[in-house]
Context: one part of a larger RNA
């Protein structure tokens, strides 16, 4: 000097990206417990008090007595609270850097499938689905619950329609060609008849997707309920919004601090939120993420001492 551990004056997060680590708390009994809530919870909320041994007594209660510095006497053994984001939850995951707001999930919805089902494996035989039968099976999306889920079918896709147009082989054979003396044998071939598909006509967005621009206008200013023009299939509704949402941006105002690029609440010029690639809320839950507080501490001011081990020498 390093490793592991113990104790520490005064202060108590000033440390640091961040209380990381450590400390605090800790068991049992009793008292006592707020917001919120899906009435189950939240709750071990929080915050307090007690805790050993002997004698009497059936016992509970009670009475009397005893010891130590100390009675959950060692060990085992939650720190707590407030607010916000995300995900409802228990669960699962990158075997060896990531456990998460990722995956799954009940629940909702769309599509397919009538049974030799659809779908899947296999060259086939055969098998799964299923010794099941639409309250079943397969596929896609959303993801408890609550309130909801607007407008567009022009493009793409799917479904339905079948009059017309286009439409291959094939059928058909006008007409023509080769050869042959000929009969014939070959070849090319126009009308016309020919499915699906495409065109066409409709439907469907919890199908793929999409959801405008310019100019003017109110008796200060500003703003623009209002008007005009252009374009579109239709021009973003509700709700939310400096947000897990590029930048400008430390936006502006309020709160919290002596002081706050973070945080919370508002505002809204959202250059690129927005409704099942769901929108907005939400009790409970989380080794998740963010901000604040109480307690507590060697994290720190700022270091000191101690224990065991390593480091050094011999072997």
């Nucleotide at each position: 000097u390093c490793c592991u551990c113990g104790u520490u004056a005064a202060g108590g997060a000033a440390c640091u990206c961040g209380g990381c680590a450590a400390a605090u708390u800790g068991g049992c009994u009793c008292c006592g417990u707020a917001c919120c809530u899906u009435c189950g919870g939240a709750a071990g909320a929080a915050g307090g008090a007690g805790c050993c041994c002997c004698u009497c007594g059936c016992g509970a209660g009670g009475a009397g007595g005893g010891c130590g510095c100390a009675g959950g006497g060692a060990g085992c053994c939650g720190g707590c609270c407030c607010a916000a984001g995300c995900g409802a939850c228990u669960g699962g995951u990158u075997a060896c850097c990531a456990a998460a707001a990722c995956c799954a999930c009940a629940a909702c919805u769309c599509c397919c499938u009538g049974c030799u089902a659809a779908g899947c494996c296999g060259c086939a035989a055969g098998g799964c689905g299923c010794g099941g039968u639409a309250u079943a099976g397969g596929g896609g999306g959303u993801g408890a619950c609550g309130c909801c889920u607007g407008c567009c079918c022009g493009g793409u896709g799917c479904c339905g329609g079948g009059a017309g147009g286009u439409g291959a082989a094939g059928g058909g054979g006008c007409g023509g060609c080769g050869u042959g003396c000929a009969a014939g044998c070959g070849c090319c071939a126009a009308a016309c008849c020919g499915a699906a598909a495409c065109c066409c006509c409709g439907g469907c967005a919890a199908a793929c997707g999409g959801c405008g621009g310019c100019c003017g206008u109110a008796a200060c200013c500003u703003u623009g309920a209002c008007g005009g023009c252009c374009c579109u299939a239709a021009g973003g509704u509700a709700g939310c919004g400096a947000g897990a949402u590029c930048g400008c941006u430390a936006g502006u105002c309020g709160g919290g601090u002596a002081a706050g690029u973070u945080c919370c609440g508002a505002c809204c010029g959202g250059a690129c939120c927005g409704a099942a690639a769901g929108g907005c809320g939400u009790a409970a839950c989380g080794a998740c993420u963010u901000g604040g507080g109480c307690g507590c501490u060697g994290u720190c001011u700022c270091a000191a001492c101690g224990a065991g081990g390593a480091g050094c020498c011999c072997g």